[in-house]
Context: one part of a larger RNA
RNA sequence: CUGGGUUUAAAGGGUGCGCAGGCGGUCUAUUAAGUCAGUGGUGAAAGCCCGGGGCUCAACUCCGGAACUGCCAUUGAUACUGAUAGACUUGAGUUUGGGAGAGGUAGGCGGAAUACAGCAUGUAGCGGUGAAAUGCAUAGAUAUGCUGUAGAACACCAAUUGCGAAGGCAGCUUACUAUACCAAUACUGACGUUCAGGCACGAAAGCGUGGGGAGCGAACAGGAUUAGAUACCCUGGUAGUCCACGCCCUAAACGAUGUUUACUCGAUCUUCAUUUAUGAGGGUCCAAGCGAAAGCGUUAAGUAAACCACCUGGGGAGUACGUUCGCAAGAAUGAAACUC
Numbered sequence: 001c002u003g004g005g006u007u008u009a010a011a012g013g014g015u016g017c018g019c020a021g022g023c024g025g026u027c028u029a030u031u032a033a034g035u036c037a038g039u040g041g042u043g044a045a046a047g048c049c050c051g052g053g054g055c056u057c058a059a060c061u062c063c064g065g066a067a068c069u070g071c072c073a074u075u076g077a078u079a080c081u082g083a084u085a086g087a088c089u090u091g092a093g094u095u096u097g098g099g100a101g102a103g104g105u106a107g108g109c110g111g112a113a114u115a116c117a118g119c120a121u122g123u124a125g126c127g128g129u130g131a132a133a134u135g136c137a138u139a140g141a142u143a144u145g146c147u148g149u150a151g152a153a154c155a156c157c158a159a160u161u162g163c164g165a166a167g168g169c170a171g172c173u174u175a176c177u178a179u180a181c182c183a184a185u186a187c188u189g190a191c192g193u194u195c196a197g198g199c200a201c202g203a204a205a206g207c208g209u210g211g212g213g214a215g216c217g218a219a220c221a222g223g224a225u226u227a228g229a230u231a232c233c234c235u236g237g238u239a240g241u242c243c244a245c246g247c248c249c250u251a252a253a254c255g256a257u258g259u260u261u262a263c264u265c266g267a268u269c270u271u272c273a274u275u276u277a278u279g280a281g282g283g284u285c286c287a288a289g290c291g292a293a294a295g296c297g298u299u300a301a302g303u304a305a306a307c308c309a310c311c312u313g314g315g316g317a318g319u320a321c322g323u324u325c326g327c328a329a330g331a332a333u334g335a336a337a338c339u340c
Stems, first nucleotide, its partner, number of pairs: 004311003007294002012308001014201004021194003025088007033081002035077008049065006091191001092188003095184004103177007110154001114150008125136002162169002206247006215241002220236004258307006266285009289296002313340003322333004
């Protein structure tokens, strides 16, 4: 390379958009590049293969044939692919009318809880644990009431719910904004699909500058436990967690299942739309089929097609070196010796 694979054995890129490239609906005409057929030329010799001959045989060698699956030219064929022109509507999109949703961004507002401060009542404990102690408290704590301030998160509703490409998204409300779905017919007329490179987004942690800081809380300190206890438990507590702007670009970024299209028994629950039934989502159980099995099963891991990504024994190793990116942390790309 061929072949075989990628839920769990190695293997689906974190997700989308998308240039090049690949692939691509129905009909008609033209063309004849691909394709197919005929003819001619060429495809050195040797070798290989086949049929014969010569050395006693064989190796070896000689003769003939075939082959050289290719290339060029030319004459034709026109089903398919391509090209050109025209047409179509079922793919795709637009329009109109709808309802739906924690989709996104920015602003405003709200109540509970917590902490702190002030005032009041009130007196000896509070807190914490398996038990304690550190800690707080007669300079009046804990508890209770009133008032004020602050930051963060939004109980119930709440769901096997919904939305989003993924990450993710939840108090209420306003503005702006995006997608999907249903129904209806009107319009465009293949405008589609996938996508190396590229671009954008991308939890948490972390980084830079400036704010903010209630609660929680790496590090750290103390108290316990213990043989020890650099832990688990307790009392404190810095960074951080929050906001703005700029970076980082990684996750068991998971459905461990790439995207798109078509086809293939049923049952049942649920969301949205027109409310018969159907369509679009979200689940469960199963027929056929598939699978090593677990299981999957119209939301396929079934039957097929197109395109991309990836895998090829374990360790060494996601390491070294080089390169690119980054403020750094590091990320991306990514071996070999050796060894089993």